[in-house]
Predicted 3D model of a 346-nucleotide RNA (Bacterial RNase P class A) from a Bacillota bacterium.
């Protein structure tokens, strides 16, 4: 100086003015509603995002069971270890891809069982075409190195040896099996044994480990009104109950049409959290513990807008609706950080 390669940050800021939303005080104030309630006034704070988006995981929480048990059915899948917990994340082994820095991984089991490998080809759980050798040669026996066909053809190369080959021997390797060694552990190294008929399980299975259901429109509470309506079926020979199905319990209702009532009405849930952020300490990290500081939206026909001054790079994907932890996707433009190449230079 170029080209990369991980992780972080920002994505408008200050300041006045008007205007919209909520929260806290304050007159035991003022309006409005029959009611539950509502709205106004002052004064001081606050007020959309890394993804608020996917709704693809896990939970917090609320309600239904609380007697449970099995079947079925779903979810992860190489080790340890973090977390509330997970299909997350961390660090490691192993395979693969890159010159590296780094990046993926659907990464248990093909000796439980079944199935599949089309076409080509002699032959895909085994055969024998061409080839090569022998013979008693239109034929018959050996062989599977050599050729071909395939994604895949009796582990690979070389050597000896053989009529002619061939792990038949033998060297090196790959693989699988033994045996020590190391490691919590996947896994790894050593020496050893001629054991060598593949591949898919993101094919049905098998095996471990785990798994109640539903969901803020969950629910809870105030108020106000009506028709103690009408018809059909179910049920102690067990309604309803807990996602399906069995078996146990429980022990009195339930289902489905048609009609009628309420301002389709007010509150709460609804924001103090597995929060955030400084420090020390412990761990390779993920992350734990321990002090200290801080409070930073709560709408509900749905809140952020305008103007003006100055700074600038502001222009991109983009708007909360009960709340967090992660994956996934979009994304103009700028700043750090540490590493890796390849050139040059001192």
């Nucleotide at each position: 100086u170029g080209a990369g390669u991980a992780g972080a940050c920002c994505g408008g800021g200050u300041g006045a003015u008007c205007g919209c939303g909520g929260g806290u005080a304050c007159a035991u104030u003022g309006c409005c509603g029959c009611c539950a309630g509502g709205c106004a006034g002052u004064a001081c704070g606050c007020g959309a995002g890394g993804a608020a988006a996917g709704u693809c995981c896990g939970a917090g929480c609320u309600c239904c069971a609380c007697a449970g048990g099995g079947c079925a059915g779903g979810g992860u899948g190489c080790u340890g270890g973090g977390u509330a917990a997970c299909u997350c994340c961390c660090a490691g082994u192993g395979a693969g891809g890159g010159u590296g820095a780094c990046c993926u991984c659907a990464a248990g089991g093909a000796a439980a069982g079944u199935g599949c490998c089309a076409c080509a080809g002699a032959g895909a759980c085994a055969u024998a075409c061409c080839g090569c050798c022998g013979g008693u040669u239109u034929c018959c026996g050996g062989u599977c190195a050599g050729g071909g066909u395939g994604a895949a053809a009796a582990g690979g190369u070389g050597c000896g040896g053989u009529a002619a080959g061939a792990g038949c021997g033998c060297a090196c390797c790959a693989g699988c099996g033994g045996u020590c060694a190391g490691g919590u552990g996947a896994c790894u190294g050593a020496c050893u044994g001629g054991c060598u008929a593949g591949g898919c399980a993101a094919a049905c299975c098998c095996c471990a480990c785990u798994c109640g259901g539903a969901g803020c429109a969950a629910g809870a509470c105030c108020g106000a009104a009506u028709a103690g309506g009408a018809g059909a079926g179910g049920u102690a020979u067990g309604a309803c109950g807990c996602g399906g199905c069995c078996c146990g319990c429980c022990g009195a209702c339930c289902u489905c049409u048609c009609g009628g009532g309420u301002u389709u009405g007010g509150u709460c849930g609804c924001u103090g959290g597995a929060g955030a952020g400084g420090c020390a300490g412990g761990g390779c990290a993920a992350c734990c513990u321990g002090u200290c500081u801080c409070c930073u939206a709560g709408a509900u026909a749905g809140a952020u807008g305008a103007u003006c001054a100055c700074c600038c790079a502001a222009g991109a994907c983009a708007g909360a609706a009960c709340u967090c932890g992660g994956c996934u996707u979009a994304u103009a433009g700028g700043u750090c950080u540490a590493c890796u190449c390849a050139g040059g230079u001192g």